[in-house]
RNA sequence: UCAAUGCCCUAGGGGAGUCACCGACUGAGAGUUCCGCCACGGCGGGAUGACCCUUUGAACCUGAUCCGGAUGAUGCCGGCGGAGGGAAGCGGCAACCGACAACA
Numbered sequence: 001u002c003a004a005u006g007c008c009c010u011a012g013g014g015g016a017g018u019c020a021c022c023g024a025c026u027g028a029g030a031g032u033u034c035c036g037c038c039a040c041g042g043c044g045g046g047a048u049g050a051c052c053c054u055u056u057g058a059a060c061c062u063g064a065u066c067c068g069g070a071u072g073a074u075g076c077c078g079g080c081g082g083a084g085g086g087a088a089g090c091g092g093c094a095a096c097c098g099a100c101a102a103c104a
Stems, first nucleotide, its partner, number of pairs: 001099002005094004009089002011054004017025003031048007060085003066079004
C1' cells in the first nucleotide's frame, strides 16, 4: 500500500402478517398517530419511530386467490427460485490472517 470484515455519514428502497387477541406464534422488524370510504364485516391512504436492505442487490414486490407439508391459524416451513422486477456514493474511520513494496 492492498484488503476479508466491521462501523459511521449522506442519499435512497421496503414490509408490518396469523390467532386461542390480559396475551400467543413467526420474524431483524408486526409500533404510534392522522385522514377518507363503507353494505359496519372491513377497505384505502398520509405522517412518524424502530428495524432490514441498497446493484457484490433473497430487503422487498410480481407470479400467487400457486403447489406440497405442518399448525388452533398464518408466506409457519419447503417448493416455485439465482425465475422476472428491485433502491448508491471515485464518501469517511478502523482493520485480523495474508499479499506486495520500502527502510533498518